[in-house]
TPP riboswitch aptamer (THI element) from Pseudogemmobacter faecipullorum, 105 nucleotides, folded computationally. Its mean pLDDT, the model's own confidence on a scale to 100, is 76. Its Rfam family is "TPP riboswitch aptamer (THI element)". Its family is annotated with thiamine pyrophosphate binding in the Gene Ontology. For this family Rfam cites "Comparative genomics of thiamin biosynthesis in procaryotes. New genes and regulatory mechanisms" (Rodionov et al., J Biol Chem, 2002). The model forms 92% of the base pairs in the Rfam consensus.
RNA sequence: CGCCCCACCUCGGGGUGCCCUGAUAUCAGGGCUGAGAUGCGAUACUGCGGACCCGUUGAACCUGAACCGGCUUAUACCGGCGGAGGGAAGGUGCAGCGGGUAAAU
Numbered sequence: 001c002g003c004c005c006c007a008c009c010u011c012g013g014g015g016u017g018c019c020c021u022g023a024u025a026u027c028a029g030g031g032c033u034g035a036g037a038u039g040c041g042a043u044a045c046u047g048c049g050g051a052c053c054c055g056u057u058g059a060a061c062c063u064g065a066a067c068c069g070g071c072u073u074a075u076a077c078c079g080g081c082g083g084a085g086g087g088a089a090g091g092u093g094c095a096g097c098g099g100g101u102a103a104a105u
Base pairs, nucleotide, nucleotide: 001098002097003096006093007092008091009090010089011055012054013053014052017032018031019030020029021028022027038049039048040047061086062085063084067080068079069078070077
């Protein structure tokens, strides 16, 4: 100097769907899938939190996309699109491995 394991610190990114009932509603109740479908406030889908997932070894999530095929009441799910285009991380410590330089003996 490089690689790598682990731990810690600080930080960042992201989503909020579908169905049924009701007085038809931006509300309430129930059900489903999922890691996650949440709380409070508000003129505002917007702010602040919670939980969860993800941070370049990046399919978390977004775009194409109100996409195409199967299946479903519908979402979900499976396959395609597709390893396509985007996408959020720095620091410290410990141990190990490899390479290099210098000095002393």